Two RNAs folded together computationally: RNase P RNA and transfer RNA, 449 nucleotides in total. Rfam match: Bacterial RNase P class A. Rfam links the family to the GO terms tRNA processing, dimeric ribonuclease P complex and ribonuclease P activity. Rfam classes the family as a ribozyme.
RNA sequence: GCGGAGGGCCGGAUGGCCGCACCACCGCAAGGUGGCGAGGAAAGUCCGGACUCCACAAGGCGACGGUGCCGGGUAACGCCCGGCCGGGGCAACCCGAGGGAAAGCGCCACAGAAAACAGACCGCCCUGCAAUCCGUUCGCGGAUCACACGGGGUAAGGGUGAAACGGUGGGGUAAGAGCCCACCGCGGGACGGGCAACCGGACCGGCACGGCAAGCCCCACCGGGAGCAAUGCCGAAUAGGGACCGCAUCACGGGCCGGCCUUGGCCCCGCGGUCCGGGUUGGCAGCACGAGCCUGUUGGCGACAGCAGGCCCAGAUGAAUGGUCAUCCCCGGGGCAACCCGGGACAGAAUCCGGCUUACAGGCCCUCCGCGCAU
RNA sequence: GCGGGCGUUGUGUAAUGGUAAGACCCUUGCCUUCCAAGCAAGAGAUGCGGGUUCGAUUCCCGCCGCCCGCUCCA
Numbered sequence: 001g002c003g004g005a006g007g008g009c010c011g012g013a014u015g016g017c018c019g020c021a022c023c024a025c026c027g028c029a030a031g032g033u034g035g036c037g038a039g040g041a042a043a044g045u046c047c048g049g050a051c052u053c054c055a056c057a058a059g060g061c062g063a064c065g066g067u068g069c070c071g072g073g074u075a076a077c078g079c080c081c082g083g084c085c086g087g088g089g090c091a092a093c094c095c096g097a098g099g100g101a102a103a104g105c106g107c108c109a110c111a112g113a114a115a116a117c118a119g120a121c122c123g124c125c126c127u128g129c130a131a132u133c134c135g136u137u138c139g140c141g142g143a144u145c146a147c148a149c150g151g152g153g154u155a156a157g158g159g160u161g162a163a164a165c166g167g168u169g170g171g172g173u174a175a176g177a178g179c180c181c182a183c184c185g186c187g188g189g190a191c192g193g194g195c196a197a198c199c200g201g202a203c204c205g206g207c208a209c210g211g212c213a214a215g216c217c218c219c220a221c222c223g224g225g226a227g228c229a230a231u232g233c234c235g236a237a238u239a240g241g242g243a244c245c246g247c248a249u250c251a252c253g254g255g256c257c258g259g260c261c262u263u264g265g266c267c268c269c270g271c272g273g274u275c276c277g278g279g280u281u282g283g284c285a286g287c288a289c290g291a292g293c294c295u296g297u298u299g300g301c302g303a304c305a306g307c308a309g310g311c312c313c314a315g316a317u318g319a320a321u322g323g324u325c326a327u328c329c330c331c332g333g334g335g336c337a338a339c340c341c342g343g344g345a346c347a348g349a350a351u352c353c354g355g356c357u358u359a360c361a362g363g364c365c366c367u368c369c370g371c372g373c374a375u
Numbered sequence: 376g377c378g379g380g381c382g383u384u385g386u387g388u389a390a391u392g393g394u395a396a397g398a399c400c401c402u403u404g405c406c407u408u409c410c411a412a413g414c415a416a417g418a419g420a421u422g423c424g425g426g427u428u429c430g431a432u433u434c435c436c437g438c439c440g441c442c443c444g445c446u447c448c449a
Stems, first nucleotide, its partner, number of pairs: 001371010012328007020037001022035005039346001043357002046355005051227004064223005069083005084098001085096004099218002104216002106212003121158002123154006131144005166184006185207001186205003191200003231285004241276007253268005278448002292311008329344006376445007385399002388396001393429001401417005422438005
């Protein structure tokens, strides 16, 4: 210098004028003064919580849903940190829903002989019959045997496929084969290291065990439901009307009747839920001090935790956070130049917090890797 | 704001993980004097991007779009 990897940050600045929401103070009021006013994602609502109401002895079992290497962090998590294993890259580094396929079920299209029980389509080999030749003591013996037929052996070779029942080499055999041997792979594994995942591994086994669990399933762990339009209070208005369901129906109370009392009979009155019908479209709390932010320090590889000091940081409810001017900054275009013109990403709170994911013009900083050159 | 559901030709629907099917519509041709009907042929789709798998409309994840429900009082 070129190319690349990882992490962090900013995301226009300052001032004037006009305007808006909220709070405090002043004012009878109109209004005035002061303070304060979006984000790293406020977004998607995908996870985890706080909080509130409802349900529920604790606990166990089952159903349903979720998570899934190991250890740690955290209020918790599917998040984060560190490590292991597998894959990619020369490397820095990146990616992985990464438990179980010898518990069971299911699936593996097309092609191919065969797709999970192993079996055998072509092929290879032996043998019988038949055939041919030679010999013959005429009983038979030997040799050959392309094609076809019967019986048997074999799985080396063949083409297919995403995947073919260990691979290469040698021995061996009628032909072959882990049948035997060497190396590699695979399975088990005393022992050693590590908290663990896992790693190393003497020795043993001639090989038995294909893939899919983001198919059912098994194992381990986690999970009660709803959500601030939750929930509580105040106020206004309306017909506290009707239908159905469940519980209660003794009693108490009201009405009627038997002339009245005692007593008796009939009807009604209760609670909860769903729906129809009716009214309203108000206010307050929840709701802004919190798993809070900044700085320093200590422990830890780190996520993070502890301690000390400092700070207060939006609260609307059709919903504020804007416009303009000046001087600079950055980008693009024009111009020799002075300078001129245009532009400043994504987006925007609504109960709050921790994450994830997605969108984002441009720019800054730190660390590391490869190549080239110079010393 | 909170919660739930759905995306397949132009339209409304199918598709045990194995060539996306059929109906209406559209185009062209035949038939008819012409139109319609009929007959024949044809075009046209899995919202987008990843992942699992040999293979995805289907299974999983993330975006995008559409639809629906939810105020309070008695």